[in-house]
RNA sequence: UGCGACUUAAUUCAAUGGAAGAAGAUCAUCGUUACAAGGUGAUAGUUACUGGUUCGAAUCCGGUAGUCGCAA
Numbered sequence: 001u002g003c004g005a006c007u008u009a010a011u012u013c014a015a016u017g018g019a020a021g022a023a024g025a026u027c028a029u030c031g032u033u034a035c036a037a038g039g040u041g042a043u044a045g046u047u048a049c050u051g052g053u054u055c056g057a058a059u060c061c062g063g064u065a066g067u068c069g070c071a072a
Stems, first nucleotide, its partner, number of pairs: 001071007011023003018055001025043006048064005
């Protein structure tokens, strides 16, 4: 310098273009003589940023930034 992949909850990951969910964490509660395990409930998202396409975008397209890989 060129090419490719990825970026979603504090973390690890899902999600045919119909509008975001699980695990896990935290808190509360049940539980126990008291802890723990386990059960129940609650909380937590500008889907990296920006623009476009569309009735409608995490998803499609362009640009920017970051991470990783390949080639030189």
A computed fold for a 72-nucleotide RNA from a Chitinophagaceae bacterium, annotated as transfer RNA. Its Rfam family is "tRNA". Gene Ontology term of the family: triplet codon-amino acid adaptor activity. By type it is a transfer RNA. The prediction has a mean pLDDT of 81. The RNAcentral record of the sequence draws on ENA and MGnify. Taxonomically the source falls in Chitinophagaceae (Bacteria, Pseudomonadati, Bacteroidota, Chitinophagia).